[in-house]
Context: one part of a larger RNA
Molecule: small-subunit ribosomal RNA, central domain
Organism: uncultured bacterium
RNA sequence: CUGGGCGUAAACGGUGCGUAAGCGGGUCUUUAAGUCAUGGGUGAAAUCCUGGAGCUCAACUCCCGAACUGCCUUUGAUACUGAAUAUCUUGAGUUCCGCAGAGGUGAGUGGAACUGCUAGUGUAAAAGUGAAAUUCCUAGAUAUUCGCUAGAACACCAGUGGCGAGGGCGGCUCACUGACCCGAUACUCACGCUGAGGCACGAAAGCGUGGAGCGCACACAGGAUGAGAUACCUUGGUAGCACACGCUGUAAGCGAUGAAUGCCAGCCGUUGAUGCGUUUACUCACCAGUGGCGCAGCUAACGCUUAAGUCAUUCCGCCUGGGGAGUACGGUCGCAAGAUUGAAACUC
Numbered sequence: 001c002u003g004g005g006c007g008u009a010a011a012c013g014g015u016g017c018g019u020a021a022g023c024g025g026g027u028c029u030u031u032a033a034g035u036c037a038u039g040g041g042u043g044a045a046a047u048c049c050u051g052g053a054g055c056u057c058a059a060c061u062c063c064c065g066a067a068c069u070g071c072c073u074u075u076g077a078u079a080c081u082g083a084a085u086a087u088c089u090u091g092a093g094u095u096c097c098g099c100a101g102a103g104g105u106g107a108g109u110g111g112a113a114c115u116g117c118u119a120g121u122g123u124a125a126a127a128g129u130g131a132a133a134u135u136c137c138u139a140g141a142u143a144u145u146c147g148c149u150a151g152a153a154c155a156c157c158a159g160u161g162g163c164g165a166g167g168g169c170g171g172c173u174c175a176c177u178g179a180c181c182c183g184a185u186a187c188u189c190a191c192g193c194u195g196a197g198g199c200a201c202g203a204a205a206g207c208g209u210g211g212a213g214c215g216c217a218c219a220c221a222g223g224a225u226g227a228g229a230u231a232c233c234u235u236g237g238u239a240g241c242a243c244a245c246g247c248u249g250u251a252a253g254c255g256a257u258g259a260a261u262g263c264c265a266g267c268c269g270u271u272g273a274u275g276c277g278u279u280u281a282c283u284c285a286c287c288a289g290u291g292g293c294g295c296a297g298c299u300a301a302c303g304c305u306u307a308a309g310u311c312a313u314u315c316c317g318c319c320u321g322g323g324g325a326g327u328a329c330g331g332u333c334g335c336a337a338g339a340u341u342g343a344a345a346c347u348c
Stems, first nucleotide, its partner, number of pairs: 003320004007302002014201004021194003025088003029084003033081002035077003039073004049065001051063004091191001092188003095184002098181001103177007110154001116148002119145003126135001162169002206247005215241002220236004258315004262310002266293007274285002277282001297304002321348003330341004
């Protein structure tokens, strides 16, 4: 390379949009590029192969044949693929009627709690722990009551519940806004799927500038513990966590399972529609999700059934023994941290 693979053994890109490209629904007609058949030309010699001959044999040499799997061309065939015309509706999309939802962005607003402050009551402790101490307090703490303040987060509801491409999203209200789903009939008529590069989004931490800072709390300091204690426990506490605008671009970004379409027993929940009964709460049916079991099938087994099944198919990404190493060097990106691409020697 071919092949074989990618839930857990190496291997699905973090997610989407989309360019090139690859692949692509039914019917009629035409064409004949691919495809198939037929004849012709060419495919140097040597080499290789088959059969024979010559050097005593062999290597070697010579002769005949075959082959040279290719290219060009003539005449045909038309199932499939391509190209062209016409047409269809089931794929895709549009329209209409509804529905549920922590989907997104912005603005406003609410109560509980914690903190601080003013004032009142009140007196000696409080806090903390396995036990203590550091700490706080007679300049009046802790406790309790009224009031004020600021910031952050939203108890109950809450649910293998919902929404979102993923990251993720949870007090309430308003404005703007995206997508799904059910049902209906009408319209467009293959407009589709995947997607190298590319573009966009992308938790937490981190970085830049500016303000903000209740609480928590890397670092750090103190107190304990202990042989030690650069820890666990504890008292403090700065970055940071929150906001605005930029950057970073990574995660066990996980379902460790790429996207899309069709097909293959059932049973039990649950969410949102719809329909028939029937009546306002159920039964049944059927779509779209979300869970639990389970046959066939698959699997090394575990297990899978929302496939990890299917002599069903398309396209992209990735893997090829362990270490060295996601390192070095170079390139690209970044303010930096670093990210991305990504070896070899050597060794087992």